RNA sequence: GUCAAGUUUCAGGGAAGGUGAGAGUCCUUACUGGCGGUAUCCGGUUGCAAUCCGGGAGCCCGCGACCCGCGCGAGCGGUGGAUAUCGGUGAGAGUCCGAAGCCAACGGUUACAGUCCGGAUGAAAGAAACGAGGC
Numbered sequence: 001g002u003c004a005a006g007u008u009u010c011a012g013g014g015a016a017g018g019u020g021a022g023a024g025u026c027c028u029u030a031c032u033g034g035c036g037g038u039a040u041c042c043g044g045u046u047g048c049a050a051u052c053c054g055g056g057a058g059c060c061c062g063c064g065a066c067c068c069g070c071g072c073g074a075g076c077g078g079u080g081g082a083u084a085u086c087g088g089u090g091a092g093a094g095u096c097c098g099a100a101g102c103c104a105a106c107g108g109u110u111a112c113a114g115u116c117c118g119g120a121u122g123a124a125a126g127a128a129a130c131g132a133g134g135c
Stems, first nucleotide, its partner, number of pairs: 001135003006130005015029004030115002032104002034063004041055004058102002067078004083100001085099004106118003
């Protein structure tokens, strides 16, 4: 330097008003966006550039969570939401810029829930640090 058993820590956000006997569930107007990938963008590094480092998509690809089935269990299988919108730049953009639109598990509730309560002080995609040992 590289590979790496393993250990530890971390790992989800968001509301006001109105109507009503009753709604944080309806209506109006707001607000929120897990993890990895991709990148015509931004920042750092450098004399400049390249390389390198960091960041960059809710609706593109994949994953987790939730739900369903099977299994004593570890786990396995399945299901699983939304723009190939309009305009712009460009060789190149479902990712950039402008605009409009759309989506959001399960159980609960005096009334239908992305924003309230609950499983959950949980689990987990994964991230960071350390690292027996091998080469």
Molecule: FMN riboswitch aptamer (RFN element)
Organism: Bifidobacterium [indicum] DSM 20214 = LMG 11587